[in-house]
Context: one part of a larger RNA
């Protein structure tokens, strides 16, 4: 001199964008943070109204709505936090002939035929609750069998590539799916004149292969703290063999075997500490930092563990073990804010129990749509950065008080005051935004089917048409009026600013040199100056 995720003090107008528990990974009341799909299936009210009926009873309509449940996909994202963590955790190049990959795109083929359960829902039982048994009853894109088989896996033979391990191609063999659903149409095929659906077409699912994009796993070289007052560590240790597990290598784990293996270039072991793109300082090298936003990791009360799945050892799932808190009828149960708000404790110190799904992304859904404390806003705090303001301009050889005087004046000082001009915030008053396009209808245009310019799907272009939390905001315009908006620090040196009085080594300052014991430019007050300004000192870190 630069900087801060600051705090303290005094002060304090407005506005824009930004940040905002750095401690206790302490402990939480409550209310919200993941659902959605009726184009997968079963069931299925009621308030309320209306018609009969005249009695509390049918019927319709609310409605196949709400709700329940089974099934599908999502919940592994998003979003929180920094405990642990010195390690392939990160950061970077490479590797994988050792791997995986719903959903999405791009091209192949296939989607035949059976069967037997259960939920919900009834009855009936236990249970204070959570809950839970026992019989019935019934659906599928739920489960389970048959069938076919190009491809795919296994195994065997052969060729080609490869130093090999092993890759590929060809041949034989065995293995080895599937789920339907909506819409619209009668050209065709049943039943059939009108329609309907098993039929035709469209749309979307569903099984299977190869091939991609995007994500992953695993390995591997190199790169980033301290202590040597930690010097010797090591038994699944370190290799093989073979098995056993993984999507897959490996001592990842097991049986055998052999005695390895790491180490001052720094083992081992204590202490620190997520890592990084960046961020700060500095000419730079280099020091120091990793908060907000990104990426990459661990974590979700402490600790273990597995199921489901494509993926998880799974913050808001499941068990079990411990602590704690609640609930109880004492038999038993229930709970996890390091999500968004909020509470308590700690703490020098960090916020609203806001508003919306309008935008953007996410999930479901075919849609229309639901859900989204992600996300956009608003709200609080000078915590920062930036922009505005507190008024412009004239005004005395210069009021008045204060201040100081050498008593003459000198200073505050063009400062007020007076005049005149303008309107920022501010207050009345009017006007008003982009942010919104998907989306819906409707015309046309191109494709698909089609005998067809019918109809129906898609797509696309144009008109129309809905949707705004922010908000009656931001900005305009128009009227009042200068009225209502400056402080803090400092003034011996350093270091820019000096007298006056009080006080008398006392009261006190005070970064460092020091200052104060009767004239103190250093203590304390006025007065003047200086410095910065909606700020100013001070503290604490860091360069």
């Nucleotide at each position: 001199g630069g900087g801060c995720g600051a705090a303290c003090g005094c002060u304090a107008g407005c506005g824009g964008c930004g940040c905002g528990c750095c401690u206790a990974a302490c402990c939480c009341a409550c209310g919200c943070a993941a659902g959605u799909c009726g184009u997968g299936c079963g069931g299925g009210a009621a308030a309320g109204g209306a018609a009969g009926u005249u009695u509390u009873c049918u019927u319709c309509c609310a409605a196949g709505u709400a709700c329940c449940g089974c099934g599908g996909c999502a919940a592994a994202c998003g979003g929180g936090u920094g405990a642990g963590u010195a390690a392939c955790a990160c950061g970077u190049g490479a590797g994988u002939a050792a791997c995986c990959u719903a959903u999405c795109c791009u091209c192949g083929g296939g989607u035949c035929u059976g069967g037997g359960a259960u939920a919900a829902c009834c009855a009936c039982c236990c249970g204070a609750a959570a809950g839970g048994g026992u019989g019935g009853c019934u659906a599928a894109u739920a489960c389970c069998g048959g069938a076919u088989a190009a491809a795919g896996u296994c195994a065997c033979u052969g060729g080609g590539c490869g130093c090999a391990a092993g890759u590929u191609c060809a041949g034989u063999g065995a293995u080895g799916a599937a789920a339907g659903g909506a819409a619209g149409c009668c050209u065709c095929u049943g039943c059939a004149u009108a329609g309907c659906a098993a039929g035709c077409u469209u749309c979307u699912g569903c099984c299977u292969g190869a091939g991609g994009a995007g994500g992953g796993g695993c390995u591997c070289g190199c790169g980033g703290c301290c202590c040597a007052u930690c010097a010797g560590c090591u038994a699944g240790u370190u290799g093989g063999u073979g098995g056993g597990g993984u999507a897959a290598u490996g001592g990842c784990c097991c049986a055998c075997c052999a005695a390895g293996g790491c180490u001052a270039a720094g083992a081992c072991g204590g202490g620190u500490a997520g890592c990084u793109g960046g961020c700060c300082u500095g000419a730079g090298a280099g020091g120091g930092u990793g908060g907000u936003c990104g990426g990459c990791c661990a974590c979700a009360c402490g600790g273990g563990c597995a199921c489901u799945g494509a993926g998880a050892c799974a913050c808001g799932g499941g068990c079990c073990c411990g602590a704690c808190u609640c609930c109880u009828a004492c038999g038993g149960g229930a709970g996890g804010c390091a999500g968004c708000a909020g509470g308590g404790g700690g703490g020098g110190a960090u916020c609203u129990u806001g508003g919306g799904c309008a935008a953007u992304g996410g999930g479901c859904g075919c849609a229309a749509g639901c859900c989204u404390g992600a996300c956009c806003c608003a709200g609080c705090g000078a915590c920062g950065c930036c922009g505005c303001g507190u008024g412009g301009g004239g005004g005395a050889a210069g009021a008045a008080a204060g201040c100081c005087u050498u008593c003459g004046g000198g200073u505050c000082g063009u400062a007020a005051a007076c005049c005149c001009c303008u309107g920022u915030u501010c207050u009345g008053g009017g006007g008003g935004a982009a942010g919104a396009a998907c989306c819906c209808u409707g015309a046309c245009u191109a494709g698909g089917u089609u005998a067809a310019g019918a109809g129906c799907c898609u797509a696309g272009u144009c008109a129309g048409g809905c949707u705004g939390a922010c908000g009656g905001u931001a900005c305009c315009c128009c009227a009042g009026g200068a009225g209502a908006a400056a402080g803090c620090c400092a003034c011996g040196g350093c270091u820019a600013a000096c007298u006056g009085c009080g006080u008398g080594c006392c009261a006190g300052c005070a970064g460092c040199c020091g200052c104060g014991g009767u004239a103190a430019u250093a203590c304390g007050c006025a007065g003047g100056u200086g410095g910065c300004a909606a700020g100013c000192g001070u503290u604490g870190c860091c360069c």
A computed fold for a 543-nucleotide part of an RNA from an uncultured bacterium, annotated as small-subunit ribosomal RNA, 5' domain. The full RNA is in RNAcentral, with records from ENA and SILVA.